[in-house]
RNA sequence: GACCGGACGGCCGCUCGCAGCUUUCGGGUUGGCGGGAGGAAAGUCCGAACUCCACAGAGCGGUGUGCCGGAUAACGUCCGGGAAGCUGGCGUCAAGGCCAGUUGACGGCAAGUGCCACAGAAAACAUACCGCCUUGGCGGCAACGUCAGGGUAAGGGUGAAAAGGUGCGGUAAGAGCGCACCGCCGUUUCAGUAAUGAAGCGGGCAGGGCAAACCCCACACGGAGCAAGACCAAAUAGGGAGGAAGUGCGCGGCUUCGGCCGCGGACGCGUGCCGGCUCGGUGCGCCAAACCUUCGGGUAGGUCGCUUGAGCCGCGCAGUAAUGCGCGGCCCAGAGGAAUGGCCGUCCUGCCGGAGCAAUCCGGCAGACAGAAUUCGGCUUACAGGUC
Numbered sequence: 001g002a003c004c005g006g007a008c009g010g011c012c013g014c015u016c017g018c019a020g021c022u023u024u025c026g027g028g029u030u031g032g033c034g035g036g037a038g039g040a041a042a043g044u045c046c047g048a049a050c051u052c053c054a055c056a057g058a059g060c061g062g063u064g065u066g067c068c069g070g071a072u073a074a075c076g077u078c079c080g081g082g083a084a085g086c087u088g089g090c091g092u093c094a095a096g097g098c099c100a101g102u103u104g105a106c107g108g109c110a111a112g113u114g115c116c117a118c119a120g121a122a123a124a125c126a127u128a129c130c131g132c133c134u135u136g137g138c139g140g141c142a143a144c145g146u147c148a149g150g151g152u153a154a155g156g157g158u159g160a161a162a163a164g165g166u167g168c169g170g171u172a173a174g175a176g177c178g179c180a181c182c183g184c185c186g187u188u189u190c191a192g193u194a195a196u197g198a199a200g201c202g203g204g205c206a207g208g209g210c211a212a213a214c215c216c217c218a219c220a221c222g223g224a225g226c227a228a229g230a231c232c233a234a235a236u237a238g239g240g241a242g243g244a245a246g247u248g249c250g251c252g253g254c255u256u257c258g259g260c261c262g263c264g265g266a267c268g269c270g271u272g273c274c275g276g277c278u279c280g281g282u283g284c285g286c287c288a289a290a291c292c293u294u295c296g297g298g299u300a301g302g303u304c305g306c307u308u309g310a311g312c313c314g315c316g317c318a319g320u321a322a323u324g325c326g327c328g329g330c331c332c333a334g335a336g337g338a339a340u341g342g343c344c345g346u347c348c349u350g351c352c353g354g355a356g357c358a359a360u361c362c363g364g365c366a367g368a369c370a371g372a373a374u375u376c377g378g379c380u381u382a383c384a385g386g387u388c
Stems, first nucleotide, its partner, number of pairs: 001388004006347007014036005019030004038369001042380002045378005050225004062221005067081005082106001084103007107216002112214002114210003129156002131152009164182006183205001184203008229304004239295005246267002249264006268286008311330008348367008
């Protein structure tokens, strides 16, 4: 890194589909047949399908991505390549280099701004702490010491990082001061789809690091999520529309003298309840309360969405690969307060104890992480034990 993630059997259950039987059509039931968790079903971190909502155009702002090419429905994923870092080996006087493995937010700090703790002399218009060299004064026979000044970035020291590296020359000591090699910058040619690489020429060398600092550049980007959403639709409460019959009498009040209002009881009508069976009793109402009919919204509840799909297996072909194409075969959970479980036996693996010369046997314990909830493609995280 890849793969597996206990095996077999019996008994008792749970859930879905089909079939049979039965039914009051809601369902119930069965010695029936078939299916029933994962490599991560997890985190919900990316990318999509699907659904609903929103949507004139432009600008500002915000978020994300960021070497090149390819794969893909798409991706921040995957594959291949490039450059860089790290580790190991080889090699060189040394540096550069070569080989193998490995790592990842790998555009730009040579547009601007900002930051660089501590330590250190100095952290970016450079700088002189120690040291090295040197001039002058003083002391000293001298070596040297001391004071004042100058040169120097080679050496030491600090630091994550110190103003190209290594070597030779050179020099008072030094320094790209000169040279060689390497690096760098510019340029040309060649190779490559490209990232980029190689070679030649020119230049002594500019431009420290940080963009997972602001920022700049390029590209992309509406929101919510199956509790999306669609359909059917009870009881109760509330809303709209419709349905029926009132008549005359008495008393009181008002009056425009036509009547109107209130109360009372009578008859009639409507309706609820009770008894009887076509009648009776009783309550309420008579212009609308109840009652009856009906309409619409919506809740409970039910149905769909729901599992045939960027599907799985095998073979072949194309490609370095990711992956694609072709042919053949297969159907593999679909629940919904939420099934996929429990017990027993045998075996397997590991550990412990005992017996045995040993092979082995006996007994006990343990076998992880975790569990679908619309569905896919990834990433990340968890994981006893085993195989390669």
The RNA shown here (Bacterial RNase P class A) has 388 nucleotides and comes from a soil metagenome. The coordinates come from a structure-prediction model, not an experiment, and the mean pLDDT is 78. Rfam family: Bacterial RNase P class A. Gene Ontology terms of the family: tRNA processing, ribonuclease P activity and dimeric ribonuclease P complex. Rfam classes the family as a ribozyme. The RNAcentral record of the sequence draws on MGnify.